A computed fold for a 75-nucleotide RNA from Exilispira thermophila, annotated as transfer RNA. Rfam family: tRNA. Rfam's curators write: Transfer RNA (tRNA) molecules are approximately 80 nucleotides in length. Rfam classes the family as a transfer RNA. Model confidence (mean pLDDT): 81 of 100.
[in-house]
RNA sequence: UGAGCUGCUAGCUCAGUCGGUAGAGCAUCGGCCUUUUAAGCCGAGGGUCAAAGGUUCGAAUCCUUUGCAGCUCAU
Numbered sequence: 001u002g003a004g005c006u007g008c009u010a011g012c013u014c015a016g017u018c019g020g021u022a023g024a025g026c027a028u029c030g031g032c033c034u035u036u037u038a039a040g041c042c043g044a045g046g047g048u049c050a051a052a053g054g055u056u057c058g059a060a061u062c063c064u065u066u067g068c069a070g071c072u073c074a075u
Base pairs, nucleotide, nucleotide: 001074002073003072004071005070006069007068008067011026012025013024014023020057028044029043030042031041032040050066051065052064053063054062
């Protein structure tokens, strides 16, 4: 430098697959409990799913291009 494969989803770690409108745990915030803290219990907020375009009534999911990360091969 070229080719191929895998991945990119909430602050972090991840789930969500045969396309039907996005979730869990931890963390954060509020409440209950407790003398207080922690633990425990209840609740809330938080994501245009890496970016752009396409197909579709409908896309995190399928197709194309680009970016980033990892791995393999060639030079």

Annotation:
RNAcentral holds the sequence, with entries from ENA.